[in-house]
């Protein structure tokens, strides 16, 4: 500074990778002899996990907006209703962010119905 209306956030879910912490494995030093604890260091998401991302076409709620109508001198407030549809193809795609990667964003993209 300042929204939007195929509106927005919010809580989660399908799903996702691997920077942290975790865990397996291997190693150095160390403690000290229990084949065992401890530090570091490297490999591993084809490690179930904390912890994070996360659906226009998933879910739940909240806010917004439009219409009707009552109420009040106004400001504004009640009440009720709507906020729908979303299929195929491209594509098991391209690019983009975060450490990485995804139904994240480009995109309800382009084309068709």
């Nucleotide at each position: 500074u300042g929204a939007a209306a195929g509106c927005g956030c919010a809580u989660c879910u399908a799903g996702g990778g691997u920077u942290c912490c975790g865990u397996a494995c291997a190693g150095u030093c160390g403690c000290c002899u229990a084949u065992g604890c401890g530090u570091c260091u490297g490999u591993a998401g084809u490690c179930u996990g904390g912890a994070c991302c996360a659906a226009g076409u998933g879910a739940u709620g909240c806010g917004g907006g439009c219409c009707u109508u009552c109420c009040g001198u106004g400001g504004g407030g009640g009440a009720g209703g709507c906020u729908a549809c979303a299929c195929c193809g491209u594509a098991g795609a391209g690019g983009g962010a975060u450490a990485a990667a995804a139904g994240c964003c480009c995109c309800g993209g382009c084309g068709g119905a």
A computed fold for a 113-nucleotide RNA from an uncultured Clostridia bacterium, annotated as Guanidine-I riboswitch aptamer. It matches the Rfam family "Guanidine-I riboswitch aptamer". Gene Ontology term of the family: regulation of gene expression. The coordinates come from a structure-prediction model, not an experiment, and the mean pLDDT is 85.